[in-house]
RNA sequence: CUUUUAUCAAGAGCGGUGGAGGAACCUGGUCCUAUGAGCCCGCGGCAACCAUUUAUAUGUUUAUAAAAAAGGUGCCCAUUCCAGCAGACUUAUGUCUGAAAGAUAAAAG
Numbered sequence: 001c002u003u004u005u006a007u008c009a010a011g012a013g014c015g016g017u018g019g020a021g022g023a024a025c026c027u028g029g030u031c032c033u034a035u036g037a038g039c040c041c042g043c044g045g046c047a048a049c050c051a052u053u054u055a056u057a058u059g060u061u062u063a064u065a066a067a068a069a070a071g072g073u074g075c076c077c078a079u080u081c082c083a084g085c086a087g088a089c090u091u092a093u094g095u096c097u098g099a100a101a102g103a104u105a106a107a108a109g
Stems, first nucleotide, its partner, number of pairs: 001109008013043004021032003026084004044076003049072002052067006080101001085098005
């Protein structure tokens, strides 16, 4: 980097550094930001994907449920901030569902 599977309405911030834009890309909206954002570092925290433990089922592989948070990741403004494509409903505004794109984890290449 590619493929497959699962999840994405919950949750969790302080300090330092630094000095201008940032919220993945494009468009539109909206929001954050010199009361110092984003990035980076330290500490703290959240969650429970993998790994761990226990129970049950299973011939085995394994599946389900629960626990814990010392390990591998991830995350800590706003639903992935919202919309864009397709469909249903609606006079319209708009609402809902799905896709696409993206993010994360696990497995394989």

The RNA shown here (SAM riboswitch aptamer (S box leader)) has 109 nucleotides and comes from Bacillus piscicola. Its mean pLDDT, the model's own confidence on a scale to 100, is 82. Lineage of the source: Bacteria > Bacillati > Bacillota > Bacilli > Bacillus. Rfam family: SAM riboswitch aptamer (S box leader). For this family Rfam cites "The S box regulon: a new global transcription termination control system for methionine and cysteine biosynthesis genes in gram-positive bacteria" (Grundy and Henkin, Mol Microbiol, 1998).